[in-house]
RNA sequence: GAAAUGUGCGUCUAGGGUUCCGGCAGCGGAUGCGCGCGACGCGUGCAGCCGAUGCGUCUGGUCCAAGAGAGGCAGUCCAGCCGGAUCGGGGCUGGAUACACGGCGGGACAAAAGCCCGGGAGGU
Repeated sequence: GAAAUGUGCGUCUAGGGUUCCGGCAGCGGAUGCGCGCGACGCGUGCAGCCGAUGCGUCUGGUCCAAGAGAGGCAGUCCAGCCGGAUCGGGGCUGGAUACACGGCGGGACAAAAGCCCGGGAGGU
RNA backbone atom coordinates (compact mmCIF):
# COMPACT_ATOMS: atom_id res chain seq x y z
C1' G A 1 0.00 0.00 0.00
C1' A A 2 -3.79 -3.63 -1.40
C1' A A 3 -7.51 -7.42 -0.48
C1' A A 4 -10.84 -10.07 2.70
C1' U A 5 -13.56 -10.21 7.27
C1' G A 6 -15.76 -7.47 11.40
C1' U A 7 -22.48 -11.72 10.12
C1' G A 8 -28.14 -12.69 10.14
C1' C A 9 -33.04 -12.82 12.60
C1' G A 10 -36.18 -12.01 16.76
C1' U A 11 -37.25 -9.82 21.97
C1' C A 12 -36.45 -5.35 24.65
C1' U A 13 -34.49 -0.42 26.04
C1' A A 14 -32.28 4.73 25.52
C1' G A 15 -34.60 7.67 22.06
C1' G A 16 -38.59 9.32 18.46
C1' G A 17 -42.62 11.51 16.36
C1' U A 18 -48.29 11.67 15.40
C1' U A 19 -51.15 7.44 11.02
C1' C A 20 -54.71 4.85 14.33
C1' C A 21 -56.70 4.38 19.75
C1' G A 22 -57.18 7.17 24.00
C1' G A 23 -56.99 12.31 26.30
C1' C A 24 -57.98 17.67 26.07
C1' A A 25 -60.30 22.04 23.69
C1' G A 26 -63.83 24.88 21.40
C1' C A 27 -67.80 24.16 17.37
C1' G A 28 -72.30 21.70 15.47
C1' G A 29 -76.51 18.20 16.27
C1' A A 30 -80.40 15.76 18.76
C1' U A 31 -82.01 14.15 24.09
C1' G A 32 -82.99 14.97 29.43
C1' C A 33 -83.35 18.41 33.64
C1' G A 34 -83.52 23.61 35.53
C1' C A 35 -84.29 28.90 34.67
C1' G A 36 -86.11 33.15 31.70
C1' C A 37 -89.28 35.23 27.87
C1' G A 38 -92.82 38.84 23.89
C1' A A 39 -94.47 31.23 24.95
C1' C A 40 -96.31 24.80 22.56
C1' G A 41 -91.55 28.09 20.42
C1' C A 42 -86.98 30.63 21.38
C1' G A 43 -82.81 31.72 24.48
C1' U A 44 -79.61 30.05 28.25
C1' G A 45 -76.90 26.75 32.03
C1' C A 46 -75.63 21.70 33.27
C1' A A 47 -75.25 16.35 32.13
C1' G A 48 -74.31 12.36 29.20
C1' C A 49 -74.37 10.79 23.70
C1' C A 50 -73.02 11.49 18.32
C1' G A 51 -70.12 14.05 14.42
C1' A A 52 -66.25 16.56 12.09
C1' U A 53 -61.93 19.97 13.27
C1' G A 54 -57.60 21.30 16.10
C1' C A 55 -53.62 20.20 19.84
C1' G A 56 -47.70 15.61 20.63
C1' U A 57 -45.36 22.22 24.75
C1' C A 58 -50.88 15.28 25.75
C1' U A 59 -48.47 11.05 30.93
C1' G A 60 -49.98 6.98 27.66
C1' G A 61 -51.55 2.28 24.01
C1' U A 62 -50.50 0.97 18.52
C1' C A 63 -46.13 2.29 15.54
C1' C A 64 -40.42 3.35 14.32
C1' A A 65 -35.82 2.36 16.93
C1' A A 66 -29.52 1.84 17.91
C1' G A 67 -22.22 -0.30 14.08
C1' A A 68 -20.24 2.21 18.51
C1' G A 69 -27.15 -0.19 24.04
C1' A A 70 -28.98 -5.20 26.66
C1' G A 71 -30.02 -10.12 25.97
C1' G A 72 -31.61 -14.79 23.01
C1' C A 73 -31.28 -18.08 18.82
C1' A A 74 -28.45 -19.11 14.68
C1' G A 75 -24.02 -18.48 11.63
C1' U A 76 -18.55 -18.23 11.14
C1' C A 77 -13.45 -19.50 12.98
C1' C A 78 -10.04 -22.69 16.23
C1' A A 79 -9.14 -27.30 19.15
C1' G A 80 -10.61 -32.19 20.67
C1' C A 81 -13.78 -36.45 20.12
C1' C A 82 -17.56 -39.57 17.41
C1' G A 83 -19.19 -41.42 12.84
C1' G A 84 -17.90 -41.90 7.86
C1' A A 85 -13.70 -43.11 5.19
C1' U A 86 -10.47 -42.75 -1.73
C1' C A 87 -12.89 -38.05 -0.58
C1' G A 88 -16.63 -34.52 0.72
C1' G A 89 -20.61 -33.29 3.67
C1' G A 90 -22.44 -34.44 9.44
C1' G A 91 -22.83 -34.63 15.02
C1' C A 92 -21.10 -33.51 20.19
C1' U A 93 -17.98 -30.67 23.71
C1' G A 94 -14.99 -26.47 24.83
C1' G A 95 -13.12 -21.73 23.36
C1' A A 96 -13.32 -17.19 20.23
C1' U A 97 -16.70 -13.68 17.70
C1' A A 98 -12.18 -8.13 19.83
C1' C A 99 -12.07 -2.60 19.40
C1' A A 100 -14.99 1.55 18.20
C1' C A 101 -14.38 9.74 18.93
C1' G A 102 -17.67 10.99 14.96
C1' G A 103 -20.52 16.05 12.17
C1' C A 104 -23.25 19.15 8.59
C1' G A 105 -26.63 17.64 5.15
C1' G A 106 -30.07 14.46 2.75
C1' G A 107 -33.92 10.18 2.68
C1' A A 108 -38.28 6.90 4.02
C1' C A 109 -42.75 5.67 6.27
C1' A A 110 -48.28 9.21 8.99
C1' A A 111 -44.11 11.73 10.97
C1' A A 112 -39.61 12.09 13.60
C1' A A 113 -35.36 9.88 15.68
C1' G A 114 -29.30 7.19 18.23
C1' C A 115 -33.56 4.35 11.74
C1' C A 116 -31.03 4.56 6.35
C1' C A 117 -26.92 7.27 3.52
C1' G A 118 -22.93 5.62 7.73
C1' G A 119 -17.65 1.37 11.19
C1' G A 120 -19.55 7.36 5.76
C1' A A 121 -16.93 12.87 5.66
C1' G A 122 -13.66 14.07 9.32
C1' G A 123 -10.58 13.11 13.73
C1' U A 124 -6.95 10.08 16.91